The RNA shown here (small-subunit ribosomal RNA) has 1525 nucleotides and comes from an uncultured bacterium. RNAcentral holds the sequence, with entries from ENA. Its Rfam family is "Bacterial small subunit ribosomal RNA". Model confidence (mean pLDDT): 85 of 100.
RNA sequence: GCUCAGGACGAACGCUGGCGGCGUGCCUCAUACAUGCAAGUGGAGCGACGAACCAGGGCUUUGCCCUGGGGCUAAGCCGCGAACGGGUGAGUAACACGUGGGUAACCUGCCCCGAAGACCGGAACAACCCGAGGAAACUCGGGCUAAUACCGGAUGUGCUCUCCGCGCCCAAGCGCGGUGAGUAAAGGAAGCUUCGGCCUCCGCUUUGGGAGGGGCCCGCGGCCCAUUAGCUUGUUGGUGAGGUAACGGCUCACCAAGGCUGCGAUGGGUAGCUGGUCUAAGAGGACGGUCAGCCACACUGGGACUGAGACACGGCCCAGACUCCUACGGGAGGCAGCAGUAGGGAAUCUUGCGCAAUGCGCGAAAGCGUGACGCAGCAACGCCGCGUGGGGGAAGAAGGCCUUCGGGUUGUAAACCCCUUUCAGGAGGGACGAAGGUGCGGCGGCGAACAGCCGUCCGUACUGACGGUACCUCCAGAAGAAGCCCCGGCUAACUACGUGCCAGCAGCCGCGGUAAUACGUAGGGGGCUAGCGUUGUCCGGAAUCAUUGGGCGUAAAGCGCGCGUAGGCGGCCCGGUAAGUCCGCUGUAAAAGUCCAGGGCUCAACCCUGGAAAGCCGGUGGAUACUGUCGGGCUCGAGUCCGGAAGAGGCGAGUGGAAUUCCUGGUGUAGCGGUGGAAUGCGCAGAUAUCAGGAGGAACACCGAUGGCGAAGGCAGCUCGCUGGGACGGUACUGACGCUGAGGCGCGAAAGCGUGGGGGAGCAAACAGGAUUAGAUACCCUGGUAGUCCACGCCGUAAACGAUGGGCACUAGGUGUGGGAGGUGUCGACUCCUCCCGUGCCGGCGCUAACGCAUUAAGUGCCCCGCCUGGGGAGUACGGCCGCAAGGCUAAAACUCAAAGGAAUUGACGGGGGCCCGCACAAGCGGCGGAGCAUGCGGAUUAAUUCGAUGCAACGCGAAGAACCUUACCUGGGUUUGACAUAUGCCGGAAAGCGCCAGAGAUGGUGCCCCUUAUUGUCGGUAUACAGGUGGUGCAUGGCUGUCGUCAGCUCGUGUCGUGAGAUGUUGGGUUAAGUCCCGCAACGAGCGCAACCCUCGUCCUAUGUUGCCAGCACGCCCUUCGGGGUGGUGGGGACUCAUAGGAGACUGCCGGGGUCAACUCGGAGGAAGGUGGGGAUGACGUCAAGUCAUCAUGCCCCUUAUGUCCAGGGCUUCACGCAUGCUACAAUGGCCGGUACAAAGGGCUGCGAUGCUGUAAGGCGGAGCGAAUCCCAAAAAGCCGGUCUCAGUUCGGAUUGGGGUCUGCAACUCGACCCCAUGAAGUCGGAGUCGCUAGUAAUCGCAGAUCAGCAACGCUGCGGUGAAUACGUUCCCGGGCCUUGUACACACCGCCCGUCACGUCACGAAAGUCGGCAACACCCGAAGCCGGUGGCCUAACCCCUUGUGGGAGGGAGCCGUCGAAGGUGGGGCUGGCGAUUGGGACGAAGUCGUAACAAGGUAGCCGUACCGGAAGGUGCGGCUGGAU
Repeated sequence: GCUCAGGACGAACGCUGGCGGCGUGCCUCAUACAUGCAAGUGGAGCGACGAACCAGGGCUUUGCCCUGGGGCUAAGCCGCGAACGGGUGAGUAACACGUGGGUAACCUGCCCCGAAGACCGGAACAACCCGAGGAAACUCGGGCUAAUACCGGAUGUGCUCUCCGCGCCCAAGCGCGGUGAGUAAAGGAAGCUUCGGCCUCCGCUUUGGGAGGGGCCCGCGGCCCAUUAGCUUGUUGGUGAGGUAACGGCUCACCAAGGCUGCGAUGGGUAGCUGGUCUAAGAGGACGGUCAGCCACACUGGGACUGAGACACGGCCCAGACUCCUACGGGAGGCAGCAGUAGGGAAUCUUGCGCAAUGCGCGAAAGCGUGACGCAGCAACGCCGCGUGGGGGAAGAAGGCCUUCGGGUUGUAAACCCCUUUCAGGAGGGACGAAGGUGCGGCGGCGAACAGCCGUCCGUACUGACGGUACCUCCAGAAGAAGCCCCGGCUAACUACGUGCCAGCAGCCGCGGUAAUACGUAGGGGGCUAGCGUUGUCCGGAAUCAUUGGGCGUAAAGCGCGCGUAGGCGGCCCGGUAAGUCCGCUGUAAAAGUCCAGGGCUCAACCCUGGAAAGCCGGUGGAUACUGUCGGGCUCGAGUCCGGAAGAGGCGAGUGGAAUUCCUGGUGUAGCGGUGGAAUGCGCAGAUAUCAGGAGGAACACCGAUGGCGAAGGCAGCUCGCUGGGACGGUACUGACGCUGAGGCGCGAAAGCGUGGGGGAGCAAACAGGAUUAGAUACCCUGGUAGUCCACGCCGUAAACGAUGGGCACUAGGUGUGGGAGGUGUCGACUCCUCCCGUGCCGGCGCUAACGCAUUAAGUGCCCCGCCUGGGGAGUACGGCCGCAAGGCUAAAACUCAAAGGAAUUGACGGGGGCCCGCACAAGCGGCGGAGCAUGCGGAUUAAUUCGAUGCAACGCGAAGAACCUUACCUGGGUUUGACAUAUGCCGGAAAGCGCCAGAGAUGGUGCCCCUUAUUGUCGGUAUACAGGUGGUGCAUGGCUGUCGUCAGCUCGUGUCGUGAGAUGUUGGGUUAAGUCCCGCAACGAGCGCAACCCUCGUCCUAUGUUGCCAGCACGCCCUUCGGGGUGGUGGGGACUCAUAGGAGACUGCCGGGGUCAACUCGGAGGAAGGUGGGGAUGACGUCAAGUCAUCAUGCCCCUUAUGUCCAGGGCUUCACGCAUGCUACAAUGGCCGGUACAAAGGGCUGCGAUGCUGUAAGGCGGAGCGAAUCCCAAAAAGCCGGUCUCAGUUCGGAUUGGGGUCUGCAACUCGACCCCAUGAAGUCGGAGUCGCUAGUAAUCGCAGAUCAGCAACGCUGCGGUGAAUACGUUCCCGGGCCUUGUACACACCGCCCGUCACGUCACGAAAGUCGGCAACACCCGAAGCCGGUGGCCUAACCCCUUGUGGGAGGGAGCCGUCGAAGGUGGGGCUGGCGAUUGGGACGAAGUCGUAACAAGGUAGCCGUACCGGAAGGUGCGGCUGGAU
């Protein structure tokens, strides 16, 4: 950093759904709207019309007509209302809203209080009638008429204006008094009446005040972007005028040139604001739906009219778009009112009832109107409440699921028994909400009044949409009423089956590749419940933007460095003030909401009443510590001055020597140069070397440092000149003058750029050549141009680093070093001590994640600035600014990942280091690799060539014996409870065995035999459980084994250290074969390993003495040269050999040298043996998912007339090849022939088999002896003696092939071994490479055994005979151990990982262009309308002159003008969509090329820059260590 658990919602979606109450319900298209309704009312303002009815009259009776009264109806005039109520949130970043103020700058219909009045006249216009036009909407002409409509005059309490006076005020002014001028009106109704009028009520006019409502102004507050930094011309102010209810640049003329802005103007984006709502511990964050206040809007834009009030949702005019009607001439319309429709959308309701209540309009009132409102309907959309039953009930039923088959669980759950009846259902009863008003009756007041009006309610009648609803009672019956999600961790809840990286899950981590608690289903469990989950959004957790409450050495993060503006912060003392600050009182902060208390619906939700709380708000009084401000003072901060000294500080000019190169000349000759080795290159035209002279450029050896100076970059020969800064010492002066520093300005390594610049010795990108290499655009070499140097001007970046901003203060020390001063001491120089400044190392407290820092802090504090907020994309794109360019500065997003990262730990690894081992190398001896053959493997082949083993550690391995069998494979033929085991039921016969027949056989048929009474055993048949499988999985396992490795290691307990992983011990110094031992040590002990104990061989002793032995004694037998010899055969013997058993011996014990005088080591003596005496057995913790399911065992899966089982034949023995292990050879140290010695260890009764006979031989016949220290296998072979061969493909070598045999076996065709004769192949010592062995070893020679009928054995396991060479040494190869170091590795270098290219997907940038949008600008056109002008045309009342069918004044139409919406034209600005193509980016199990990085990563890496290259990258220059050794 990502993610989850919580709460919330105007929600939507999925599954499900019993009831009620209270709320809520187009968040999207401010899209378009059919239909109905939503604003009327007043006849007590007026005229007309004039029904019923009444009265009168006329006519021809019924009846009709006329007049008067009467009042119904709707249109008209007129008044009031229609500016409220209702909707919506588009616009608006604004005095729009909130809050607090101002208005001495204002208005106010209806209402209330007060004062005064209402007199006299006049002329019209609708309706109506007549006529005309039109489709319609509607319009025009003529004529009549009323008023609370309109007009004139009178009056003037008042009011307005002018002037005067007085008083007051912060100002333009206000109040009071007076002069002059101007200025009003309407009637209606009831009653009474002497008919003159009176009275009451409702209106009317003027005016003062009030209440309530509004206008305007101001302070403060509340969004994002600086990749929007400058904006503004009526703009800012003034004078005057106009305009308004009113101030004002609101408008106009003139004058001035102002006004706003980093405390964010202007521009862009977004947004109605608030009370409040959600969340949160709070501070905050997010939101503004319902309710309430304000604002804005009413199809879009503009405009005014009327009016108290509008620039007017259901009014008007104009323009535009759209829709509708039309007779094409012209007209009509505006649901963002309530319902409703279409559309859009994931999504949001009835074209309901009623004015009964509340409220509003009109009216005197009755009343009328009211989609406001009250109700109802729909929707689990939300909140709240209730129910789906309660108690008992174990044989723990059945069923389901699991199971170790015992059982467990579902589960008191059910059944069953007893009980209840809320809700729903049925039936009956049945409200509150109703007060008011009116009528009647009563009472009181006004009044002359028994009219009238007002009040009262004492009575009475009438008035309910909801609704026959709430509520109450009764009836029946557990009856009608449960789902959803989850169960790997987070997170509460586990098993089985299915599936097999499939299907799927998933909020994150991650599950699934044959035993999935993660998928699907089931059982069970957990959670919530008429709901439960999912999705979306907000807050929370997140201290993950940190005010509360974070950081910046290495994790992201200190600007490369300085100067300095604004700003922020600021030393000591005194006084004033009271802005900040603190306290009290007070005003306001609407209601609702929140909290508290009480109350009403049965509770609750909900509602009512009261209280509290709430501000960065206003007023007022007080406090004065701190901050501010004003005044005065101080010196320690800061600065100035004086003194001597240090320094590669900077700039300029000059100058010096060494070296390289070049040129000239001399000497001189064949090479030089260069490398790992070479080559390119230079050289007989004389190089290199050497001497002398000269030219030129660049850099300054030694001193030199761990040193000095500078703000940083950086600064180095020497001299001179100019110049900056610091430290120390003195303490004269100033008196806070300080610190930091957004912007700004300057400096700023290297590289790079510019100049028709200069210079150019060396070095050296690019480039060229030579090498290296698979390649080598590199590393190495030879050359070499820009450049490096100078001048001037740019660039402005680096690992510009202490990866550590600046300042001040405080907080242990030790030890160096540079500069300065002082002290002690001295003749003096040192030494020594102290202080200040600088620069290093070590180290304690403290801090830190650790590493580490530690008075030069990364400690403790204060002040100021800069910067960070997961990785990648990206320091990139776009925009802007800078630059000549290269490029720099500023700086995103889409998309993508579940990490990226730091420090430290344990390992592993390194073409890192140190130490040490091993036949590891070296030194030797003999092999392999070449040949032939044998055996095994690969491959190929095949019907099958069964299976396994595969680097070391598979390949003469499993197999210590494949002709059949084995055998697992193939072909064919059979069989099915089975070839084999156990159990049960039933049936049956004895079965077996032997013979014959068919058949390849298995098998089938049959005969013989035999028992019988039953049981048991056994056998067969049948049936059921089951058997069987060398079928799969060694990656499910046990067991066993290989290997590192007989290597010396691997761990534990306690203690200690560390936040922790972990460390210590086990490291270190010695020593050893060894973690063997000693010493040291925060360790002390212990375990598994090592060693020893065991076996064997080597010496001796003791005991025993057969089948072993035979020295001596006796006998037998044989031979005899008669001396004797041989023979353990016999008696005996135990001496010896040997065998068996037991013991001794060797322990660095003794001496000497070394040593820490420890371990130990070297030498020596003695000894059969000497430092583990030789050999064996013995294999720590672990590694390799090493090997084995085919030894065996075993989970799971699979087959069940077959993948079981039986049989015959075949195969495992194939062969163009490749490999491994061996054998035999290539010969003379040999072959062949003859003769002749000496072993050990084994084996032997379906066996070994002697002597003898026989065959050339293999062998055969035969059978003594022996179950074996007795007999046999059995001859040992090399050796020794003699002979022969003479260097040749041979007398070497024996393959191959032909012929003939022997033996085993049922059987040698495929496919045995051996013998004889014949045949006689390759091969003359083996390329690259590679193996074994350090002594009785290698080499060489034979013998035996297991398996086995026989044998492919040359294999394997043992045995003895003969019997060497060499080791200087540990540099190198391989393997291993310990310590240390680096690491980006941890399935651990067979690791990790970079870039191009190719393919796919996605988002983004650029792009010729193209299509829009927005806001301005300039010009054109200019509707309606206000205003201004004019007004030849028109003109009732009123005024003037006059008297006429008159004129004037005045007014109007029309016209003109200013302004002016929409529209048009134009050039720009901002912004969006698409866009051929193009650019990089991200992602994508197994693509291509290389190997850049991580180890010294094989050329240390990285940073900046420049050039070059398929790509990572390479090289140059400068820098860094975050480089090993």